Background
This is a predicted structure of a 397-nucleotide RNA (Bacterial RNase P class A) from an Acidobacteriota bacterium. It was read from a public genome assembly, where an Rfam model found it. The organism belongs to Acidobacteriota, within Bacteria. The coordinates come from a structure-prediction model, not an experiment, and the mean pLDDT is 75.

[in-house]
């Protein structure tokens, strides 16, 4: 100097000039009002205006709305301990299992210790089921070769064939084959012994706990799969800001009332009045009620951001000081241009043995991607870059 991995941090900066969108506070101008004010329009100015993921909407919470006595089934989720949390499939911290690395040892291999990574990591003697193919057998254990004994035949005297029995050491199938490795033993063999490891039971000890250590006893019994069905333990109604409020046209419908259209009375008749009806009709007349479209609201001051002390290994809380940071609704946050700064090419100089590094100039480029009720999480995309650790490789001394 290169190069892998893991964590963490930033994600162009300055002016200028044009322009979006929200809030204050002020001029003018117009309308309503007695008046306080208040609507519209318009003109300067002053303040904020996107992300680390805003994205997928995958998961958890707030807020609203419905629906809900109380208990049970059943369905979905979650799954190794303890902790954090508003809450969780998420964080942190441990434990255990598989992988890598290095270090004890003269070495391998085991094991010991230390670090990395990774894991859907409850529960396979509650029960029921499944293990394709290949294999002799995939679970009440089994004999395809092969190996050893024995009998009977045959011989070219080395063995060969068949029958009958032992045998999981080798071979061979398989993802997976009924503890491993060695020695001993045996006809061969075999936990048959017997030594390590492994496994199971039992106690004592540490630890909240998951689980760990010693001891002891036991030749070993109990293949695997619960991302099969199951069962055990927790958790859990549904729907979303197009949630929900609130105001409310026009036109058409729905409700009452009042006119008018009928019948009797009073009366010679007419206009008037009172009384029946209260049914049916109207381009009538006012009243009320829902719902439309539209407007307001929910809306952004919060599980908030910064610094510093404190507890804690840590997640992550507590205290104290500060700050106020978009709220839009077919949806504003841009765009030109001039200096900087980063990368990449190419030229020229100038140092070096080198690889390369400085400096100047010239194009070219600077991701991913953009709030839409608001948080806490996972996750994915991402040009370029800083800093931390860890492992590796090269030069030099």
């Nucleotide at each position: 100097g290169g190069g892998a991995g893991c964590g963490g941090g930033c994600g162009g900066g300055c002016a200028a000039u044009c322009g979006c969108g929200g809030c204050c506070a002020g001029g003018g101008g117009c309308g309503c009002a007695a008046g306080c004010g208040u609507g519209c329009c318009u003109u300067g100015g002053g303040c904020c205006g996107a992300g680390g993921a805003a994205a997928g909407u995958c998961c958890g919470g707030a807020c609203u709305c419905c629906g809900c006595a109380g208990g049970g089934c059943g369905g979905c989720g979650u799954g190794c301990u303890g902790g954090c949390u508003a809450a969780c499939g998420g964080c942190c911290a441990g434990g255990g299992g598989g992988c890598c690395g290095g270090c004890u040892u003269c070495a391998c291999a085991a094991a010991g210790c230390c670090g990395g990574u990774u894991c859907a990591c409850g529960g396979a003697c509650a029960g029921u089921g499944c293990c394709a193919c290949a294999g002799a057998a995939a679970a009440c254990g089994u004999a395809c070769c092969g190996c050893c004994u024995u009998c009977g035949g045959c011989u070219u005297c080395g063995g060969c064939c068949g029958g009958a029995g032992g045998u999981a050491a080798g071979g061979g199938u398989g993802a997976a084959a009924a503890g491993g490795u060695g020695c001993g033993g045996u006809a061969a063999g075999a936990g048959c012994g017997c030594a390590c490891c492994g496994c199971c039971c039992c106690g004592c000890c540490g630890g909240c706990g998951a689980c760990g250590g010693c001891g002891g006893g036991g030749g070993c019994a109990g293949g695997g799969c619960a991302a099969a069905c199951c069962c055990c333990a927790c958790g859990u109604g549904g729907a979303g800001c197009a949630a929900g409020g609130c105001c409310a046209a026009a036109u058409a419908g729905g409700g009452g009332a009042g006119g008018g259209a009928g019948g009797g009375c009073c009366g010679g008749c007419c206009c008037g009045g009172c009384c029946c009806g209260c049914a049916u009709c109207c381009a009538c007349u006012c009243c009320c009620g829902g719902g439309u479209a539209g407007g307001c609201u929910g809306c952004u001051u919060g599980a908030g951001g910064g610094a510093g002390c404190c507890a804690g290994c840590a997640a992550u809380g507590g205290c104290u000081c500060u700050c106020c940071c978009a709220g839009a609704g077919g949806a504003a946050u841009g765009a030109u241009u001039g200096c900087c700064g980063c990368c990449g090419c190419c030229g020229c100089g100038g140092c070096g043995c080198a690889a390369g590094c400085c400096g100047c100039g010239g194009c070219g480029g600077c991701a991913c991607a953009g709030a839409a009720u608001c948080c806490g999480g996972c996750u994915u995309a991402c040009a370029g870059u800083c800093c931390g650790c860890u492992c590796u490789c090269c030069g030099c001394g």